[in-house]
The RNA shown here (small-subunit ribosomal RNA) has 1386 nucleotides and comes from a metagenome. RNAcentral holds the sequence, with entries from SILVA.
RNA sequence: GGAUAGUGGAGAACGGCUGAGUAACACGUGAGUAACCUGCCUCUGAGUGGGGGAUAACUAGUCGAAAGGCUGGCUAAUACCGCAUUCCGUAACCGGGCACAAGUCCGGUUAUGAAAGCCGUAAGGCGCUCGGAGAGGGGCUUGCGUCCGAUUAGCUAGUUGGUGAGGUAAUGGCCCACCAAGGCUGUGAUCGGUAGCUGGUCUGAGAGGACGAUCAGCCAGACAGGGACUGAGACACGGCCCCGAUUCCUACGGGAGGCAGCAGCAAGGAGUCUUGCGCAAUGGGCGAAAGCAUGACGCAGCGACGCCGCGUGGAGGACGAAGGCCUUCGGGUUGUAAACUCCUUUUUUUGGGGAAGAAUUUUGACGGUACUCAGAGAAUAAGCCCCGGCUAACUACGUGCCAGCAGCCGCGGUAAUACGUAGGGGGCGAACGUUAUCCGGAUUUACUGGGCGUAAAGAGGGUGUAGGCGGCUCGGUAAGUCAGACGUGAAAUCUUUGCACUCAAUGUAGAGAGGUCGUCUGAUACUGCCGGGCUUGAGGACAGCAGAGGGAAGUGGAAUUCCCGGUGUAGCGGUGAAAUGCGUAGAUAUCGGGAGGAACACCAGUGGCGAAAGCGACUUCCUGGGCUGUUUCUGACGCUGUGGCCCGAAAGCGUGGGGAGCAAAGCGGAUUAGAUACCCGCGUAGUCCACGCCCUAAACGGUGGAUACUUGGUAUGGGGGGUAUCGACCCCCUCCGUGCCGAAGCUAACGCUUUAAGUAUCCCGCCUGGGGACUACGGCCGCAAGGCUAAAACUCAAAGGAAUUGACGGGGGCCCGCACAAGCAGCGGAGCGUGUGGUUUAAUUCGAUGCAACACGAAGAACCUCACCAAGGUUUGACGUGACAGAAGUAGGAAACCGAAAGGUGGACGACCAGUAUCCAGUCUGGAGCUGCCACAGGUGCUGCAUGGCUGUCGUCAGCUCGUGCCGUGAGGUGUUGGGUUAAGUCCCAUAACGAGCGCAACCCUCGUUGCUAGUUGAAUUCUCUAGCGACACUGCCUCGCACAACGAGGAGGAAGGUGGGGAUGACGUCAAGUCAGCAUGGCCCUUAUACCUUGGGCAACACACACGCUACAAUGGACUGAUACAAUGAGAAGCCAAGUAGCGAUACGGAGCCAAUCUCGAAAAACUGUCCUCAGUUCGGAUUGCAGGCUGAAACCCGCCUGCAUGAAGUCGGAGUUGCUAGUAACCGCAGGUCAGCAUACUGCGGUGAAUACGUUCUCGGGCCUUGUACACACCGCCCGUCACGUCAUGGAAGCCGGUAACACUUGAAGUCGAUGGGCUAACCCGCAAGGGACGCAGUCGCCGAGGGUGGGAUUGGUAACUGGGACGAAGUCGUAACAAGGUA
Repeated sequence: GGAUAGUGGAGAACGGCUGAGUAACACGUGAGUAACCUGCCUCUGAGUGGGGGAUAACUAGUCGAAAGGCUGGCUAAUACCGCAUUCCGUAACCGGGCACAAGUCCGGUUAUGAAAGCCGUAAGGCGCUCGGAGAGGGGCUUGCGUCCGAUUAGCUAGUUGGUGAGGUAAUGGCCCACCAAGGCUGUGAUCGGUAGCUGGUCUGAGAGGACGAUCAGCCAGACAGGGACUGAGACACGGCCCCGAUUCCUACGGGAGGCAGCAGCAAGGAGUCUUGCGCAAUGGGCGAAAGCAUGACGCAGCGACGCCGCGUGGAGGACGAAGGCCUUCGGGUUGUAAACUCCUUUUUUUGGGGAAGAAUUUUGACGGUACUCAGAGAAUAAGCCCCGGCUAACUACGUGCCAGCAGCCGCGGUAAUACGUAGGGGGCGAACGUUAUCCGGAUUUACUGGGCGUAAAGAGGGUGUAGGCGGCUCGGUAAGUCAGACGUGAAAUCUUUGCACUCAAUGUAGAGAGGUCGUCUGAUACUGCCGGGCUUGAGGACAGCAGAGGGAAGUGGAAUUCCCGGUGUAGCGGUGAAAUGCGUAGAUAUCGGGAGGAACACCAGUGGCGAAAGCGACUUCCUGGGCUGUUUCUGACGCUGUGGCCCGAAAGCGUGGGGAGCAAAGCGGAUUAGAUACCCGCGUAGUCCACGCCCUAAACGGUGGAUACUUGGUAUGGGGGGUAUCGACCCCCUCCGUGCCGAAGCUAACGCUUUAAGUAUCCCGCCUGGGGACUACGGCCGCAAGGCUAAAACUCAAAGGAAUUGACGGGGGCCCGCACAAGCAGCGGAGCGUGUGGUUUAAUUCGAUGCAACACGAAGAACCUCACCAAGGUUUGACGUGACAGAAGUAGGAAACCGAAAGGUGGACGACCAGUAUCCAGUCUGGAGCUGCCACAGGUGCUGCAUGGCUGUCGUCAGCUCGUGCCGUGAGGUGUUGGGUUAAGUCCCAUAACGAGCGCAACCCUCGUUGCUAGUUGAAUUCUCUAGCGACACUGCCUCGCACAACGAGGAGGAAGGUGGGGAUGACGUCAAGUCAGCAUGGCCCUUAUACCUUGGGCAACACACACGCUACAAUGGACUGAUACAAUGAGAAGCCAAGUAGCGAUACGGAGCCAAUCUCGAAAAACUGUCCUCAGUUCGGAUUGCAGGCUGAAACCCGCCUGCAUGAAGUCGGAGUUGCUAGUAACCGCAGGUCAGCAUACUGCGGUGAAUACGUUCUCGGGCCUUGUACACACCGCCCGUCACGUCAUGGAAGCCGGUAACACUUGAAGUCGAUGGGCUAACCCGCAAGGGACGCAGUCGCCGAGGGUGGGAUUGGUAACUGGGACGAAGUCGUAACAAGGUA
């Protein structure tokens, strides 16, 4: 000199972390402390004298595994202890000043209270002690502010206050003893829940709302709980003791620990970093200093976590590469994008230089960083979301209510801009989307800034407490209010002006802003307070008035029922119709008498009274309120009214009465599918009275109370006045009530309007999407029934109001139609034909399905048709277009063979056109044709719900719209409604409408009458007929009705009369009506087959059901192989087919005539006349079947038509029901045509004969207009309710079971403070020479308190639970039909 351990001092109470607790003087803000403390620091006053005894380290021994001790011995100090001194402090007392007071200041006396030295030669420095002052820090007190719940309404015994003592730095029940009985609470106590508070942050125009990371201030905490010690400061994060939990060590005896410090680890979790560098700076601690320590801090690392800045290149570059995608196949787009050319170098990278931050000589973690220079080189650097609307951005493919999307609405079921992918596009960009959360939009909690008749919302009504609000006037005051000044509102943040990092983010300086704050001064209009006055608000007195106002007692008549008696006889009663019921034991009916209960006809009235509920015969008594009038009295006494209290229909409850009628429940009869209903017959509670409960109603004017103001009209109830009169009336004015209509205004509209829902003020109540829920739980009330108060989970994207347009109604009014009615003929029964369903089948192809499918597509399935089935075959194909290539006896193609055919094999024979180029032949080229191959053909395959076109239907119904104007916020209305009229939205009149369009009508065709012209094939220039062009009919004329209109009724004339008959003609639209199989067509599908060819089969099946027809059942008929008349429309060349002949006939032969007013089909049939049949299953009826023929056709088996002979079924007029038709119609009769080789009972036409009936619009069906209701709008085939069954979810109850929390009672009681004791121990001081004694102190013991533990009964709050209650939701479940229309019983 250094290190280490120790003694001593200071610090360790700062800094750092966290937010568990805390709803509190915890925090914020402003005050107070005369009730206080303060180490270090600054200033200042005084002092620092003289002594003493120990102890650690160390040493010796010893115990323990350790942690740690124990005993003996030595020693120092600024460690410790007496003594002296006292500027002064403290205490008591005395005197004085100040102060409202509590008290404080000054002076005096007495008592008491200090100190430490070290460094330095010295000067001096650092300390120490007692004071005073300051600064900064803190303690305590206090006004105001500070979340939710009343389903927490009462809390409190040290509790509230006093006195005294204790305790503290200090006030104080802070603690104790005693005394008193207080204290808090609806301005929310107590209890429960949640929460650190603030500056601020986010948002918002603001007011507000939400939040309290980072930074800053305060508080609280340090494993959980308790406690003190030390200290200036702690009841102490990295101190101590105890209890508990937990982890570790252990020799099992005993010990150790506390990351909510910095890193780091684990676990949990959607998720959150490096076991870095440095004390260089800043800051604090210690130190005299050097310096030491500092995970405070300064830096670096990781993370797009946020904010900011920058880049990923710039310029040129095609009427536009390739590729991709789309396509209308032309092209478009990606796209100047790329390539390519030129350029730049932020960034990157390589190399060089290299800080500031550092002062004062030293000292830089960051850092070889920032920055800078040079070089290289477009080099190192782009993603995410979206594209249906909101919301900027579209196509293709895939998928096919699947997969999936989705913030809301909603997409997806075969053409998805919504899913997935791609191309393209839009947005943002080192980010972009999602999720979560907050504010905004949201005037959707409304202070700014909402509402309550019907949308959610006025309490059922009153009385009145607290509270809120309050008339005119004077004076005072100055609390509210207003103004000014001062203080404060920390810094940061914010606003703003500068400055510094290249900019910015960021940092920094200045200014501003920020409070329900405090103090002072001032103002006095308004409000408050105090005092005085006034009369208009309010109340009283007096005189009148009306009234179902209330209570009690009494009285009355009518009626019902019952009883008694008389008369009287078979029914009564009841209903849509009946029955149950009553009645021959005498009902109903009727007369007389009686009993009993309830209710009070007429009067009676959008009349009266009452607060509402409510009150109705009459009389009496008691009693409340109101209105009017004139003077008068009091003098603001008022208004409203949380809570409280009272009243409160009906039903219901208790006790006791009463009980005529009526009548829940119940019984019976009907109705009905059922009928626990509606209807009928009985009938008990109840309805009535007394007393006591209940306390709810669509308790409604769905409209709280009070006051004032704001054009009117009219009616009525109660008063007063004027005028008038003989008088009542009439008329005018006025007050109070009750209604209606209406202006301004208000209202979403409807509507309200002096009785406001108008304009304002005051007070109260109430609302905040629908459901869950007029519910659960809890509380209060109740005898009970139940009432009052009143959630949540969950679930939905609405629920709702008013009005509009439609549609609908078992709503209303008007009107029409073969709609009904009146008629005629049918259908439905039979047989047959045809179609359909069903069934069958290899196939019985497909479509059409209420009206508006079913003799429909089909105007005609033997093959074909043909789409179906079986079998056999073909593959660029039966057909079209194009390209390429090839072959040369090519294309074509006979015989023959296989085959059912198609087809295959085969190959005799054997071409064509144009050109080369001049004729021919040949050759060559090209074409045609053929072969191969490629594009493609083909599809009656699917989608009529992708479509065009066409069609049906409402419906030939009278409607459907527009422009402009007007009305309405609007949807929309008006026009188009109304009065008439019509077939008609036809026309007339009226009219905020005026016009117009599509429809109606007319124009067109045809029939009926007639004129003219023309006319062949008609014998006929008349006429008939045919064709063409015209005419006629218009309510034009008359009468009447109506409104002098429109129009209607009748009449005349006329062939025809009121659209003359018929046809064509079908508005806006409806039915996703029908048709992809007539055609066309998008998309999809098949491609040796879902295409194509062929043969055969099928569409023709057959237990049955329906639809459309034919023929019948007969005599108004049938038969006649008896006789005899009269049409029209049409058709005819692969056609119609004459005469004649043959055949019983179908038909055949035949061949004239005719491309048609010429010829042919071609006979019309009913009718009429005559004969027979005579009422029968027949001389009705003709099915079925047999045989024999004919015709068409390659072909009549499946499967055609006709003829002849024979056979001779059902059927004797048709149930419920249903169809057509109003005049040349129905009905009956035949004829023709289309289709077609052939086939007609169908269809489309044609003529012949030729009726009946229509009172009328109640009913059925359909339709039109107006109106009304509506919960319907896919529009009544609508909507919709409840039980039950099933599933899912949340929730209530519940015997119990398991927890949490905070108290309470008893008990136990650690550490520790305090108190008592202290016989054991005890250096300093005192006495004593000493021994020893005393004092102080310690251990120990005891006591109070005391964390925690234990026991106990409760409170409160969760979880769970057999079982159980309802709720919500769920696809097409079951049963009924409650509601919406008069919803079929409002």